A computed fold for a 474-nucleotide part of an RNA from an uncultured bacterium, annotated as small-subunit ribosomal RNA, 3' major domain. The RNAcentral record of the full RNA draws on ENA. The coordinates come from a structure-prediction model, not an experiment, and the mean pLDDT is 84.
[in-house]
Context: one part of a larger RNA
RNA sequence: UGACGGGAGCCCGCACAAGCAGUGGAGUAUGUUGUUUAAUUCGACGCAACGCGAAGAACCUUACCAGGUCUUGACAUCUGCAGAACCCAGAGUAAUGUUUGGGGUGCCCUUCGGGGAGCUGCAAGACAGGUAGUGCAUGGUUGUCGUCAGCUCGUGUCGUGAGAUGUUGGGUUAAGUCCCGCAACGAGCGCAACCCUUACGGAUAGUUGCUAGUUGGGUCAAACCAAAAGCACUCUAUUCGGACUGCCGUUGACAAAACGGAGGAAGGCGGGGAUGAUGUCAAAUCAUCAUGCUCUUUAUGAUCUGGGCCACAAACGUACUACAAUGGCGCGAACAAAGGGGAGCGAAGGUGCGAGCCGGAGCAAAUCCCAAAAACGCGUCCCAGUUCAGAUUGCAGGCUGCAACUCGCCUGCAUGAAGUCGGAAUUGCUAGUAAUCGCGGAUCAGCAUGCCGCGGUGAAUACGUUCCCGGGCU
Numbered sequence: 001u002g003a004c005g006g007g008a009g010c011c012c013g014c015a016c017a018a019g020c021a022g023u024g025g026a027g028u029a030u031g032u033u034g035u036u037u038a039a040u041u042c043g044a045c046g047c048a049a050c051g052c053g054a055a056g057a058a059c060c061u062u063a064c065c066a067g068g069u070c071u072u073g074a075c076a077u078c079u080g081c082a083g084a085a086c087c088c089a090g091a092g093u094a095a096u097g098u099u100u101g102g103g104g105u106g107c108c109c110u111u112c113g114g115g116g117a118g119c120u121g122c123a124a125g126a127c128a129g130g131u132a133g134u135g136c137a138u139g140g141u142u143g144u145c146g147u148c149a150g151c152u153c154g155u156g157u158c159g160u161g162a163g164a165u166g167u168u169g170g171g172u173u174a175a176g177u178c179c180c181g182c183a184a185c186g187a188g189c190g191c192a193a194c195c196c197u198u199a200c201g202g203a204u205a206g207u208u209g210c211u212a213g214u215u216g217g218g219u220c221a222a223a224c225c226a227a228a229a230g231c232a233c234u235c236u237a238u239u240c241g242g243a244c245u246g247c248c249g250u251u252g253a254c255a256a257a258a259c260g261g262a263g264g265a266a267g268g269c270g271g272g273g274a275u276g277a278u279g280u281c282a283a284a285u286c287a288u289c290a291u292g293c294u295c296u297u298u299a300u301g302a303u304c305u306g307g308g309c310c311a312c313a314a315a316c317g318u319a320c321u322a323c324a325a326u327g328g329c330g331c332g333a334a335c336a337a338a339g340g341g342g343a344g345c346g347a348a349g350g351u352g353c354g355a356g357c358c359g360g361a362g363c364a365a366a367u368c369c370c371a372a373a374a375a376c377g378c379g380u381c382c383c384a385g386u387u388c389a390g391a392u393u394g395c396a397g398g399c400u401g402c403a404a405c406u407c408g409c410c411u412g413c414a415u416g417a418a419g420u421c422g423g424a425a426u427u428g429c430u431a432g433u434a435a436u437c438g439c440g441g442a443u444c445a446g447c448a449u450g451c452c453g454c455g456g457u458g459a460a461u462a463c464g465u466u467c468c469c470g471g472g473c474u
Base pairs, nucleotide, nucleotide: 008474009473010472011471012470013469015465016464019429020428021427022426023425026321027320028319029318030317031316032315033314034312035311042053043052064307065306066305067304068303069302070301073127077126078125079123080122081121082120083119086103087102088101089100090099091098107116108115109114129296130295132294133293134292138290139289140285141284142283143281145279150189151188152187153186154185155184156165157164158163169180170179171178195273196272197271198270200241201240202239203238204237205236206235209231210230211229214227215226216225217224244267247261248260249259250258251257323422327381328380329379330378331377332376339370340369341368344363345362349358350357351356388419393414394413395412396411397410398409399408435457436456437455438454439453440452441451
């Protein structure tokens, strides 16, 4: 000077408390450990590994295993020789490799001898290659304390010096935020603001958006469709305004500020996001990539088929679905936002109990398509392992794809397991939040209970800081 203390003081955070919904019990999905295996590729391990890398393992991916093959090589540059490239058919194989026959001669220059570019084959070596090792040799990137309020410097002063001071003190703040004081005076990185979004209004712009009334079609009358017209409204998207403790009052040290009020769409940081100081953990990553050194070079490289990554006494994490009546089932009938669409989205219509199929209008999209559920109304069930729950299994089908046996998703019929609210323990959340309901997207041929977003419905509670955990200052 730090760090630490079951020392003290002050202060904060869903940290506790007050509440709501869960996890821990069941079934399933998924990740991990362990075990097994020819292989179950590798990495990640308290918080900060475990629905993590993986935004999608049937082949491919793929790094693993078994077997079959290649050795200048699947990929790059250089040299020599030959042939244009390339296309078709056959043999053979599990497949690649292999092998036979046929067709075929282009482009640029030319002294017509040939030369050049590009591609393919053969030969020789320089070399290629390595998801082999080391994250404790590294770069880059990332997590974490933590969006916590801190971390420093110049000059001066003090101290023999390490260092101190400034940065401490009195108030205040979300904040080293600001005010006052002070041997300090200034400054930098952080805080805040500048950026995006959301909540209000004005202006501009009206098509694909919107529209009172008009006209035409349509109808018993409506609904509805079309046309013209308009941009007032909704909306879209560009710009500007708006919030600053600005105004009033009280408190305060005539300060900073705090509390109450007015006006206002919004009030004291309005809500949300992006933004992460100096540093800590020899934290993570040599398997994104790059890279030193080491190792390998007829193999630790390359390629093909099949298998594995999906195994299953057991244990743990994270989720989904339930155990029902605030519910299940049937019928009827409303209301979103944000996105995606050309090897695509696919309407109407038809067909099938259904998954789906036929069809092919429209749409490179404010135009067309994908396209809501809970809620609500009526009926039924009457508290039961049930008209709850849906695992498991059998049969019959559909879709994608060379190919669904290992190992995909979906549908119908039948089957109808555990489960009656969960021990010790433990998690999230303070408002359009929790809870609950559906929708979209990335990845993707196909496959989502995961992830990232979107809207609909919409609570309870916070006395307080004694205690648990983490953090800041003295």